RNA sequence: AUUGAACAAGGGCAAACCUGUCGAAAGGCGGGGACGCAAAGCUACCGGUCUAAACCGAACCUCACGAGGUGAAGUAAGACAGCGGGGCCGCUCAC
Numbered sequence: 001a002u003u004g005a006a007c008a009a010g011g012g013c014a015a016a017c018c019u020g021u022c023g024a025a026a027g028g029c030g031g032g033g034a035c036g037c038a039a040a041g042c043u044a045c046c047g048g049u050c051u052a053a054a055c056c057g058a059a060c061c062u063c064a065c066g067a068g069g070u071g072a073a074g075u076a077a078g079a080c081a082g083c084g085g086g087g088c089c090g091c092u093c094a095c
Base pairs, nucleotide, nucleotide: 003094004093005092012037013036017032018031019030020029021028022027035082041088042087043086045085046084047083048080049079050078054075055074059070060069061068062067
């Protein structure tokens, strides 16, 4: 340095759920909590998934015919790295 994770040590992270907070939501962050994880460290580049404020808008309603209102579907520029792949970096041990 490459490959690997059986054993050991020191440790690390923290799902669900509860709670505070930010957000339209998905979700993020803090506290509690541990299902799990050898990259469950970082990164939205590729695939995928989630959400739809905004945009667009089928249809419908009201109307003094000028207009006003409700609003399905769709769309990421929003999110997920604990869905898979890629990229970057790293602890211990073994060979």

c-di-GMP-I riboswitch aptamer from a Woeseiaceae bacterium, 95 nucleotides, folded computationally. Model confidence (mean pLDDT): 89 of 100.